[in-house]
Transfer RNA from uncultured Lachnospira sp., 67 nucleotides, folded computationally. The sequence is in RNAcentral, with records from MGnify. Taxonomically the source falls in Lachnospira (Bacteria, Bacillati, Bacillota, Clostridia).
RNA sequence: UGAUGUAGCUCAGUGGUAGAGCACUUCAUUGGUAAUGAAGAGGUCAGGGGUCCGACUCCCCCCAUCA
Numbered sequence: 001u002g003a004u005g006u007a008g009c010u011c012a013g014u015g016g017u018a019g020a021g022c023a024c025u026u027c028a029u030u031g032g033u034a035a036u037g038a039a040g041a042g043g044u045c046a047g048g049g050g051u052c053c054g055a056c057u058c059c060c061c062c063c064a065u066c067a
Stems, first nucleotide, its partner, number of pairs: 001067005008022004016053001024040005047061004
């Protein structure tokens, strides 16, 4: 100096109610497990401040990781 930071994990989301896959919980199916189907839970969006009617998103500072 540049990039990245969003659910337990891997990642979407370029100003207007935060999502997917896997994992987790419950139910159905089965003699049982697995698989499959249905439903559900889980997020101070690394932290602080600013701009804006409104910020994961724009600006500043700071922290961590990578180059």